The RNA shown here (c-di-GMP-I riboswitch aptamer) has 75 nucleotides and comes from a mouse gut metagenome. The model forms 100% of the base pairs in the Rfam consensus. The prediction has a mean pLDDT of 87.
This record gives sequence, structure tokens and C1' cells, in this order.
RNA sequence: GCAAACCGUCGAAAACGGCGGGACGCAAAGCUAUGGGGGCUAAGGUGCUUCGGCGCUAUGCCAGCCCAGCCGCCG
Repeated sequence: GCAAACCGUCGAAAACGGCGGGACGCAAAGCUAUGGGGGCUAAGGUGCUUCGGCGCUAUGCCAGCCCAGCCGCCG
């Protein structure tokens, strides 16, 4: 310097995100999800259905899961 869980509020179908509070942690917890792997969600699509739902699927999301790249800080 940043700010997990949690709380409030707003956005979103959700995952999750913005802002405020709050600190579990982080010596890149800065950026890239159109570099690779991994994870979350499933609106829409699609298959099934006992019509209640269920399976599959990212074009949605996570950089505080790992590697890599970019750009920096301290000693």
C1' cells in the first nucleotide's frame, strides 16, 4: 500500500461485480480471462420429463487457484 469472510446498498438470471463499513491474508492481493491449464454459474440454446423439474452447454464470471506475459515497488 492492498483488503478475505461478514454486514449495508446498488447492478446481474446466477456466478459475481461496484460503492461504504470491515480485516483473513498479501512483498506485486497491480494489469491481461483474446496466452495455457483449472474453478464457479447456466440466462439463452439443447436433450429428457412423471410437466415439478433434471442433464449438457459460456457467449457470463474468478487475476485473492496455478503457470505465463506486461508494467512496477521495496531491500